Predicted 3D model of a 118-nucleotide RNA (FMN riboswitch aptamer (RFN element)).
RNA sequence: UGUUGUUCUCGGGGCGAGGUGCAAUUCCUCACCGGUGGUAAAGUCCACGAACUCAUUUAUGAGCCGAUACGGUGAAAUUCCGUAACCGACGGUACAGUCCGGAUGAAAGAGAGCAAAU
Numbered sequence: 001u002g003u004u005g006u007u008c009u010c011g012g013g014g015c016g017a018g019g020u021g022c023a024a025u026u027c028c029u030c031a032c033c034g035g036u037g038g039u040a041a042a043g044u045c046c047a048c049g050a051a052c053u054c055a056u057u058u059a060u061g062a063g064c065c066g067a068u069a070c071g072g073u074g075a076a077a078u079u080c081c082g083u084a085a086c087c088g089a090c091g092g093u094a095c096a097g098u099c100c101g102g103a104u105g106a107a108a109g110a111g112a113g114c115a116a117a118u
Stems, first nucleotide, its partner, number of pairs: 003116008016030004031098002033088002035048004043086002052063005068084005090101003
């Protein structure tokens, strides 16, 4: 230094203003936000997690899983710069990416310690 085992820690952000209304952080206008790994630095590429659906042995398996264009620089960028767009589970409630709830949860993964063999 890498490998294997094990323990611990960390591990998702956002409604501010105005309008309508009996009632809306849910509608309308503007505003705001962006998990993990890969790759020229990514919400929109590729892959994964979560959520959701089904099955059952309740913990796993299977399924499902949103959205970007143009111009510029460059060896290389749907990742940078410029411009203009677009997307966002389930339950609750006046219709919710932003409120409340499952969740003081789980997880992709990230980091640290210890041990073993090489």